[in-house]
C1' cells in the first nucleotide's frame, strides 16, 4: 500500500429555555414458559422448572436340560427304558448394565494436561503349558412338628461344570545369593529352596463349547498432581491425626488410610477457618466484540435411590425394583408377629400459573443368558394428547361500476367501507368418497400401516382470528363519559367539544397466531481491559513517616523465567461455518472440510522485561562555605490597657439603647489624682510577607533542637518513587485530676422588643477559656485541587540568595537559582475557569465514586472514663436530584433618571341631614351582571303601568314571529251584538266576503286567509374558562422588535450596552455591526394673531361675526457653556418661542381582567313549558356598613330690593313671545318659527343700597301637617312642582385620604341628551378667578444599568421543623417458638476387626475298637456364644449461629386545603455554613474555633492600557 472477509443505528423523560453530569423507561433477540382471546392441514421436535412429597394396580430382569437331581405330562415300544414339552430346586452367568433424579456436594466432584517405575481388570482376542485319582456332604423329594400369616425345626434318600483332598507344576508367588539396567524400583534375569491348578458337557467322532495355570492385547476402572470455573471481612485467625518422621496393621494400590512412639510443625491478607448458594462440563443464549447470564432436551462425568449407618457376595456394589440394624410413615394381624419403597413406563393424590396415555410392539438398533432355537427387554421404535416451539401449505384465481344495497362519515356538494360484493368464466392444494399402494428387512420375520406415496369422481365448496392507532411508534374520526367510569412500558390522559377511557366505522401490524405476563442477554461506554471518573455534578483519606507490595536512571557480558515463533500431541461426539448431498421446499437430516482458547512436551529468537556477574553519574544521599526565618520545647525578664483593693479632691447622677428598662449610686458612684494586688494577652512594626508536613506560629533575651535555600562539584555510586494494612501529630468544642480565674463568656436570672420571643438588644454571671499530666480524634481540617518525576509561550510584582557589568563605594542594569501573587498564548474543560505553584501533554503509586431519600442511619465488630468516634447495610419510596450558564422576574440589594409621587400649597372627602349606588339583612320576589387600583350616581342617556329579565294568580300550545310539505273546509275569512271573566282568553252568533282562471260563478279550480296534523318557531336558560366584536388597566409610559453580519456547544448575546442629551430608543459621539418595523415626534382637529375672499336673517359699513383659502414659529438671529457635536442658559423680535395651550391617536404584550343581558355564534338544556298573553306585586323593603354627591354649619355671609355683562346648545305629537289670571306652581289664549331671522332666553355670581350682628341665630334646611298645580288610563305602593305651616341634625369634622401647577384649582350659573312626566347624576359651555413648587431623603407607580437568587403560577414565589390522623416497611424490647452446625458426658443397634471358644463340628492327619461299612478319643481346620474397640440413633448439659413472633418503644417514607410557627433562598429582613458543646413546643437560638460556597459601602495592595 493493496485485496478479501467480518462490523458497533438510537428515543423519551429534570428546565421559562440551555449545555452537561446522572438515573428511570422504550424499540431487538431468547425461553422445558403461563395466562386471554382464536384455531385449517401436515413434517420435526418437545412437555412436574413446584412436594428428593405420598403413593392404589399393572409392567420395567432375567436366562440357561448341551452343569445336575427330580415332579407332571404326552408318545414310542424290547416294560425296562428312550425321545419331547413344562416345572421346582441345585449349579453358573446376568441383577455393578441399561432407565430415573439432581436432594447432597464449594470437593481432585468436573474441565484440561499429566504421572502411576504405587494398581486391579469377569465376558472378549492372541500366545505358552495342562486338564490326572480320590471323597464326604446337601437342596428339591418323603415323613414329623410349630405358626394367622411370614416362614421355620427336627428325622431320612439323592446328583452335579456345587464343596474337599492327592498327584503333576508350564508357570506363578515368597524366601537367599549373584548379575544388568534406571533420575528413582515392589524392574529384568540367572541359582537354589518352600508354597501352589483344573470340571464337566454335546457330537454328525471331523470336532466343538467349556475348565485351570501363566504371559500379551483391547476396552473399562482405582489413585495422584499442576492448572482453571460463585460469593460474603458486619467470618481473621484455623488445626490435635493436626504437620512430618520410624515401625506394625490395612488395601488391588500410595498414602496419618489406622495404630504404637518420638519431634512440633502445618495453613492463612495471592483470603485459610466460618457462613450463604450451587451437580460439573460439551454447550445454550445475548453481545460487533470483550464479556454476561443459564446448565432443560441429546452427549461424558459424578452423586443419590424413603432418612441414617453398616457390610456380604462379587472381576466389578458397600448395589433403585439385593441382606442386615436404627428410624419416620403405609398396610395385614388370631395382638405373639409380620409386609413395604415409581427421583423406571404408564397412571393417582397432593402443591401449583402450569406439563400427556394405567397405548401399540420387540419389525428395527442395542443389551441380558443360551451352542443354538429362543426367552427376556415401559431401553427402544412407533402411535395418541397439548398451536408448547421452529418450519411449510391453504382458507381461492381472472374478470366485474364515475361506484348496488347497507354501515359510517359530512362543509349536505358528497367521502369511505370498495373490484370489496353481487354477477360471469375458471381451477382443486385442502377436504370427501373410491382404487392401487411402498422403502424401512442381508433368508425370514413390518408395530407403525392399508400410513407415506400415486390415481379417478365431486363440488368453491371445509378454514381467519389478534393487538394497536397522543409521543416515542406504523395506523384518526364520530357518539358515550364528565378527575367519574376508567387507562397506563415511560412521559401522562380523564374536571361538558377526550386522535389517550368505552363503543363504532375506517386505517396501520402481524398472521394460524396475535397479545399480555415472569426471567436472561443487549441497548447501557450505566463497574469503562477494549471503555468512564474525582476544583464547583456522587467522588483526593486532616497531615506525615513506613511495612509488604507494585514501578523504577546510563551501560556492557551472561542466563533464557515473562515473550515471540515454529513443530507434534490434545482439546470425545453431537453443536457452530463453508461446501455437497437425502425428504417435492424448509424445518429436520447424511457425508466431506474448516474453526479453534487453555493445556503439555521439543526446537529456535534475545530487542524488551526479569535474573545473574560488572561498571558510570545526571536521580538521591553526604562533605565544605555561607544565608533568610512569628520552625519546635523551656527557663526567664518588660511595658500599655481592662478590673479589684486602700488613701485624697469631689457632688448627684451614672451606664446603657433605635427608645426605654434593669444594675450601680446620698452607706458617696461615675468623673479625677496617687499607690498596690493579680491573670490574661502581647497595640505600633504589619505586607495576597516569612516558617512549617498538615494543624498551626507574632513582646524581649538566653539555653536546647528540627528543616529550608544557595554557592562549591570534594565523596558514596541507584542507595530512588509511592504505600494497603501498621504507627505518630493533629484548630475548637468536650472529658479526667490538680492548679488558677482580671477580661470575655455558653447555661441561667432579670430587663427591653414583640400577636408571642425559650432570641436578635441590654445589665448581670457559672462552666470554660489560662497552666500542668493524662484522654478524644473531629472541622467548610479547603486550594472543597493526593504523592512524585519530566516536558510545554511570556509579561510583572514581591521575599531569600548568588554572577556578570558599572563605580571609589552603594545604587542602576543584565544573568540565574528557590519561593509567594497577579494577567495571559497554546491545550484543556458542561461551563465557570485553569494555564510552568496546571485543572495542558505523558509515566508511576496510592485513596475513593457509580441516580435521589431511607442514611453516614440501624444491627454487628473495634476504639474511648463519656460525649462520641471508625466500618457500614435493607426493606420502602421517588422519576428525579444535580453543576454550570441564559432570560425574565424579585429583593427590607446597589447607582442613575422621570411623574401632582413626595414635598410646599388651595379646596375637600372622613363627622351632620337627604340623594344615588354597593354589601348585609329581610322577602312570594326584593330580576340579572359589574368586587383592589381597573366594582360601588357602574351597564341604567332617567323602574308609576310598559320596560321587567323576578313573584303570586289566571290562561294558550305550530304558538307574540318565519318559511315549508300535506290535508280539510261555502255561509268559509271576517264578524257588530251577546254572556262568562280583573284582564287575557273562551262560548253563542246576526251579517257576510277578497284576487287570478274559465263563455260565466256566493258554492268550481288555485291563491291570500281558518282549521288539524307534520317539519319547526321561541328562550334576558347554561358556559366570557369554547369563541367573534368591543372594552377597561399597566400607559401617552418609552419601549417593543426583525434581516443580515460576528460571538457562543448552546439557551441566547450584539445592535438597543457605554459617553453625554431629551417629553421622548429624541439627537450626538463612540463602539462587530450595518440597517430597517411597530411605537416617539409630525401629518389631523379646536383655540390664540393676521392677509385676502365670500356671506345672510342687519337700515348700512372699517370693525365685529359666519364660512373657506392662506401667512406666521424654525433654535431662524445674537451672546455664552458643552468636545468646533447633540444640546443647555440668556437676550433681541413677535400675538405666540424652544412639542404655544387643548383634543383626537394607545407599540409587542398582561391580567383565562369584562361582557353568552347589545349584538353575533360553537356546544349543552327546556318544548302543554325554562315558550308566549294578562292583571297586581316586586326592582323603591330596612337594625347596619362602604361608595361617590349635593345641602350647610355661616358676616369673604344670609334676607330684601335696584343695575350690568355670556357662551354652547335644542324645538313641529315641538319650542312657545307679547298680554291677562293666580301670592306661586300653573293656566287662558294665541303671534311667530322646520329657525345666525321665531322661542327656550330673566344668567348667577358680580356691582349699588338696605336689614340682621355672632345667636343654633334673619344661619341651616331635613321632617311632618294643610292647601293647591302638571304630566299621564292611573300618582295608594311609588312622581315633579307651589303656597302656608313645622323647623331636626349641624357651629368646620379622629385615624387616614382625594383632586388640582394657569385661564389651572376653587367659586358661580347656563345648556343639551335621556325623557308623557321625574336630575344633586352625565356630558358640554361660558362668568369671576387665585395660591404655591426649596427640592427628590422619604411613600406610591415607572424606566435603564448592575448585583445575588434554592422563584419561572414568577416573593400574593419557594420553602422548613414539631404537633394530630391515617397507611406501609423497618430497628429494639422482658420474652417465646422453631431451626442448623458443631462440643462434652451416658447409654448404644446391625456389622468389620481382635480376643476367648469349656458349647458345636461329615470330609485331612494319630492312635484304638470292631475290622465292611462303622464306631470312640486326639490333632489340625473351623464356628455358635461371650468380651473389647470402634459406632447410626437416642438422652442430658452449657453455649453458638440463623429465622419467627412479641406488650410497648424509637425513628422512617408517603398521604386531602390539619394545627403551630418562619428557620433557609435577596444583606430572606441577626449573612450563611461545618464541627462541638450547653439550651429551647419546633423550626432553632448561643457560646468557642473555623470556611466563603456572603450582598452592600469605602480604603489599602496587585494587574490591565495610555
Nucleotide at each position: 500500500u493493496u485485496g478479501u472477509g467480518c462490523g458497533g443505528a438510537g428515543a423519551g423523560u429534570u428546565u421559562g429555555a440551555u449545555c452537561c453530569c446522572g438515573g428511570c423507561u422504550c424499540a431487538g433477540g431468547a425461553u422445558a414458559a403461563a395466562c386471554g382471546c382464536u384455531g385449517g392441514c401436515g413434517g420435526c421436535g418437545u412437555g412436574c422448572u413446584u412436594a428428593a412429597u405420598g403413593c392404589a394396580u399393572g409392567c420395567a430382569a432375567g436366562u440357561c436340560g448341551u452343569a445336575c437331581g427330580g415332579u407332571u405330562u404326552c408318545g414310542a415300544u424290547u416294560u425296562a427304558u428312550c425321545g419331547g414339552a413344562c416345572c421346582c430346586g441345585u449349579g453358573g452367568c446376568g441383577g455393578a448394565c441399561g432407565g430415573g433424579u439432581g436432594a447432597g456436594u464449594a470437593a481432585c466432584a468436573c474441565g484440561u494436561a499429566a504421572g502411576u517405575a504405587a494398581c486391579c481388570u469377569g465376558c472378549c482376542c492372541c500366545u505358552a503349558a495342562g486338564u490326572a485319582g480320590g471323597g464326604g456332604a446337601u437342596a428339591a423329594c418323603c415323613c414329623c412338628g410349630g405358626g394367622a400369616a411370614a416362614c421355620c425345626g427336627g428325622g431320612g434318600c439323592u446328583a452335579a461344570u456345587a464343596c474337599c483332598u492327592u498327584a503333576u507344576g508350564u508357570g506363578u508367588u515368597g524366601g537367599u545369593g549373584g548379575a544388568g539396567g534406571u533420575a528413582a524400583g515392589g524392574c529384568u534375569u540367572c541359582a537354589u529352596c518352600a508354597a501352589u491348578a483344573a470340571a464337566g458337557c454335546c457330537u454328525u467322532c471331523g470336532g466343538g463349547c467349556g475348565c485351570u495355570u501363566a504371559g500379551g492385547g483391547a476396552g473399562g476402572g482405582g489413585c495422584u498432581u499442576g492448572c482453571g470455573g460463585c460469593u460474603g471481612a458486619u467470618u481473621a485467625g484455623c488445626u490435635a491425626g493436626u504437620u512430618g518422621g520410624u515401625g506394625g496393621g490395612g488395601u488391588a494400590a500410595u498414602g496419618g488410610u489406622u495404630c504404637a512412639c518420638c519431634a512440633a510443625g502445618g495453613c492463612g491478607a495471592c483470603g485459610a477457618u466460618c457462613g450463604g448458594u450451587a451437580g460439573c462440563u460439551g454447550g445454550u443464549u445475548u453481545g460487533a466484540g470483550a464479556g454476561g447470564a443459564c446448565g432443560g432436551u441429546c452427549a461424558g462425568c459424578c452423586a443419590c435411590a424413603u432418612u441414617g449407618g453398616g457390610a456380604c457376595u462379587g472381576a466389578g456394589a458397600c448395589a433403585c425394583g439385593g441382606c442386615c440394624c436404627a428410624a419416620a410413615c403405609u398396610c395385614c394381624u388370631a395382638c405373639g408377629g409380620g409386609a413395604g419403597g415409581c427421583a423406571g413406563c404408564a397412571g393417582c393424590a397432593a402443591g401449583g400459573a402450569a406439563u400427556u396415555u394405567u397405548g401399540g410392539g420387540c419389525a428395527a438398533u442395542g443389551g441380558g443368558c443360551g451352542a443354538a432355537a429362543g426367552c427376556c427387554u415401559g431401553a427402544c421404535c412407533c402411535a395418541g394428547c397439548g398451536a408448547c416451539g421452529c418450519c411449510g401449505c391453504g382458507u381461492g384465481a381472472g374478470g366485474g361500476a364515475a361506484g348496488a344495497a347497507g354501515g359510517c362519515c359530512u362543509u349536505c356538494g358528497g367521502g369511505u367501507c370498495g373490484u370489496a360484493a353481487a354477477c360471469c368464466u375458471c381451477u382443486u392444494u385442502u377436504c370427501u368418497c373410491g382404487g392401487g399402494g411402498a422403502a424401512g428387512a442381508a433368508u425370514a420375520u413390518g408395530a407403525c400401516g392399508g400410513u407415506a406415496c400415486c390415481u379417478g369422481a365431486g363440488g368453491a365448496a371445509u378454514a381467519a382470528g389478534u393487538c394497536u392507532c397522543g409521543g416515542c411508534u406504523a395506523a384518526c374520526u364520530a357518539c358515550g363519559u364528565g378527575c367519574c367510569a376508567g387507562c397506563a412500558g415511560c412521559c401522562g390522559c380523564g374536571g361538558u367539544a377526550a386522535u389517550a377511557c368505552g363503543u363504532a366505522g375506517g386505517a396501520g401490524g402481524c398472521g394460524a397466531g396475535c397479545g399480555u405476563u415472569a426471567u436472561c442477554c443487549g441497548g447501557a461506554u450505566u463497574u469503562a481491559u477494549u471503555g468512564g471518573g474525582c476544583g464547583u455534578a456522587a467522588a483526593g483519606a486532616g497531615a506525615g513517616c513506613g511495612u509488604a507490595g507494585g514501578c523504577g536512571g546510563u551501560u556492557u557480558g551472561c542466563c533464557a523465567a515473562g515473550u515471540c515463533a515454529a513443530a507434534u500431541g490434545u482439546a470425545a461426539a453431537a453443536u457452530c461455518u463453508c461446501c455437497c448431498g437425502g425428504c417435492u421446499c424448509a424445518a429436520c437430516u447424511g457425508g466431506g472440510a474448516g474453526g479453534g482458547a487453555c493445556c503439555a512436551u521439543u526446537u529456535g529468537a534475545u530487542a524488551c522485561u526479569g535474573g545473574u556477574a560488572g561498571a558510570c553519574u545526571u536521580g538521591a544521599g553526604a562533605g565544605c562555605a555561607g544565608c533568610a526565618g512569628a520552625g519546635g520545647a523551656a527557663g526567664g525578664u518588660g511595658g500599655a490597657a481592662u478590673u479589684c483593693c486602700c488613701g485624697g479632691u469631689g457632688u448627684a447622677g451614672u451606664g446603657g439603647u433605635g427608645a426605654u428598662a434593669u444594675g450601680c449610686g446620698u452607706a458617696g458612684a461615675u468623673a479625677u489624682c496617687g499607690g498596690g494586688a493579680g491573670g490574661a494577652a502581647c497595640a505600633c512594626c504589619a505586607g495576597u510577607g516569612g516558617c512549617g508536613a498538615a494543624g498551626g506560629c507574632g513582646a524581649c533575651c538566653u539555653u536546647c533542637u528540627g528543616g529550608g535555600c544557595u554557592g562549591u562539584u570534594u565523596c558514596u555510586g541507584a542507595c530512588g518513587c509511592u504505600g494497603a494494612g501498621g504507627c505518630u501529630c493533629a484548630a475548637a468544642a468536650g472529658c479526667g485530676u490538680g492548679g488558677g480565674g482580671a477580661g470575655c463568656g455558653a447555661a441561667c436570672a432579670g430587663g427591653a422588643u414583640u400577636a408571642g420571643a425559650u432570641a436578635c438588644c441590654c445589665u448581670g454571671g457559672u462552666a470554660g477559656u489560662c497552666c500542668a499530666c493524662g484522654c478524644c480524634g473531629u472541622a467548610a481540617a479547603c486550594g472543597a485541587u493526593g504523592g512524585a518525576c519530566a516536558c510545554u509561550a511570556g509579561g510583572u510584582a514581591u521575599g531569600g540568595g548568588g554572577a556578570g557589568u558599572a563605580u571609589c563605594g552603594a545604587c542602576c542594569c543584565u544573568c540565574u537559582c528557590c519561593g509567594u501573587g497577579c494577567c495571559g498564548u497554546a491545550g484543556c474543560u458542561a461551563a465557570c475557569g485553569c494555564u510552568u505553584u496546571a485543572a495542558g501533554u505523558g509515566u508511576c503509586c496510592c485513596g475513593c465514586c457509580u441516580g435521589g431519600g431511607a442514611a453516614g442511619u440501624a444491627c454487628g465488630g473495634u476504639c474511648g472514663c463519656a460525649a462520641g468516634a471508625c466500618u457500614a447495610a435493607a426493606a420502602c419510596u421517588c422519576a428525579a436530584a444535580g453543576g454550570a450558564a441564559u432570560u425574565g422576574a424579585c429583593g427590607g440589594g446597589g447607582g442613575c433618571c422621570c411623574g401632582c409621587a413626595c414635598a410646599a400649597g388651595c379646596a375637600g372627602c372622613g363627622g351632620a341631614g337627604c340623594g344615588u349606588g354597593u354589601g348585609g339583612u329581610u322577602u312570594a320576589a326584593u330580576u340579572c351582571g359589574a368586587u383592589u387600583c381597573a366594582a360601588c350616581g357602574c351597564g341604567a342617556a332617567g323602574a308609576a303601568c310598559c320596560u321587567u329579565a323576578c313573584c303570586a294568580g289566571g290562561g294558550c300550545u305550530u304558538g307574540a314571529c318565519a318559511u315549508g310539505a300535506c290535508a280539510g273546509a261555502a255561509g268559509u275569512a271576517g264578524g257588530a251584538a251577546c254572556c262568562c271573566g280583573a284582564a287575557a282568553g273562551g262560548g253563542u252568533a246576526a251579517c257576510g266576503a277578497c284576487c287570478u282562471g274559465u263563455a260565466a260563478a256566493g258554492c268550481c279550480a288555485g291563491g291570500a286567509a281558518c282549521u288539524g296534523c307534520c317539519a319547526c318557531a321561541g328562550g334576558u336558560g347554561c358556559u366570557g374558562c369554547a369563541u367573534g366584536g368591543c372594552u377597561g388597566u399597566c400607559g401617552u409610559c418609552a419601549g417593543c422588535u426583525c434581516g443580515u453580519g460576528c460571538c457562543g456547544u448552546g439557551a441566547g448575546g450584539u445592535g438597543u450596552u457605554g459617553g453625554g442629551u431629551u417629553a421622548a430608543g429624541u439627537c450626538c459621539c463612540g463602539c462587530a455591526a450595518c440597517g430597517a418595523g411597530c411605537g416617539c415626534a409630525a401629518c389631523c382637529c379646536c383655540u390664540a394673531u393676521u392677509g385676502c375672499c365670500a356671506g345672510u336673517u342687519a337700515c348700512a359699513c372699517u370693525c365685529u361675526c359666519u364660512g373657506g383659502c392662506g401667512a406666521g414659529a424654525c433654535u431662524g438671529c445674537c451672546c455664552c457653556g458643552c468636545g468646533u457635536a447633540a444640546c443647555g442658559g440668556g437676550g433681541a423680535g413677535g400675538a405666540a418661542g424652544g412639542u404655544g395651550g387643548g383634543g383626537a391617536u394607545g407599540a409587542c404584550g398582561u391580567c383565562a381582567a369584562g361582557u353568552c343581558a347589545g349584538c353575533a355564534c360553537g356546544g349543552c338544556c327546556c318544548u302543554u313549558a325554562u315558550g308566549c298573553c294578562c292583571u297586581g306585586g316586586g326592582c323603591u323593603a330596612c337594625a347596619c356598613a362602604c361608595a361617590c354627591g349635593c345641602u350647610a354649619c355661616a358676616a369673604u355671609g344670609g334676607g330684601u330690593g335696584g343695575u350690568a355683562c355670556a357662551a354652547u346648545g335644542g324645538g313641529c305629537a315641538g319650542c312657545g313671545a307679547c298680554a291677562g289670571a293666580g301670592c306661586a306652581a300653573u293656566c287662558u289664549g294665541a303671534a311667530g318659527c322646520c329657525a345666525a331671522u321665531c322661542c327656550c332666553u330673566u344668567a348667577a355670581a358680580a356691582c349699588c343700597a338696605u336689614c340682621c350682628u355672632c345667636a343654633g341665630u334673619u344661619c341651616g334646611g331635613a321632617u311632618u301637617g294643610c292647601a293647591g298645580g302638571c304630566u299621564g288610563a292611573a300618582a295608594u305602593u311609588c312622581g315633579c312642582c307651589u303656597g302656608c305651616a313645622u323647623g331636626a341634625a349641624g357651629c368646620u369634622g379622629g385615624a387616614g385620604u382625594u383632586g388640582c401647577u394657569a385661564g389651572u384649582a376653587a367659586c358661580c350659573g347656563c345648556a343639551g341628551g335621556u325623557c308623557a312626566g321625574c336630575a344633586c347624576a352625565c356630558u358640554g359651555c361660558g362668568g369671576u378667578g387665585a395660591a404655591u413648587a426649596c427640592g427628590u431623603u422619604c411613600u406610591c407607580g415607572g424606566g435603564c444599568c448592575u448585583u445575588g437568587u434554592a422563584c419561572a403560577c414568577a416573593c400574593c414565589g419557594c420553602c422548613c421543623g414539631u404537633c394530630a390522623c391515617g397507611u406501609c416497611a423497618u430497628g429494639a424490647a422482658a420474652g417465646u417458638c422453631a431451626g442448623c452446625a458443631a462440643c462434652a458426658c451416658c447409654u448404644g443397634a446391625a456389622g468389620u476387626c481382635g480376643a476367648u471358644g469349656g458349647g458345636c463340628u461329615a470330609a485331612c492327619c494319630c492312635u484304638g475298637g470292631u475290622u465292611u461299612u462303622c464306631c470312640a478319643g486326639g490333632g489340625a481346620a473351623g464356628u455358635a456364644g461371650u468380651c473389647g474397640c470402634c459406632g447410626a440413633g437416642g438422652g442430658u448439659g452449657a453455649g453458638g449461629c440463623u429465622g419467627g413472633u412479641g406488650a410497648u418503644u424509637g425513628g422512617g417514607a408517603c398521604g386531602a386545603a390539619g394545627u403551630c410557627g418562619u428557620a433557609a433562598c435577596a444583606a430572606g429582613g441577626u449573612a450563611g455554613c461545618c464541627g462541638u458543646a450547653g439550651c429551647g413546643g419546633a423550626a432553632g437560638c448561643u457560646g468557642c474555633g473555623g470556611c466563603u460556597g456572603g450582598a452592600u459601602c469605602a480604603c489599602c495592595u496587585c494587574c490591565u492600557u495610555c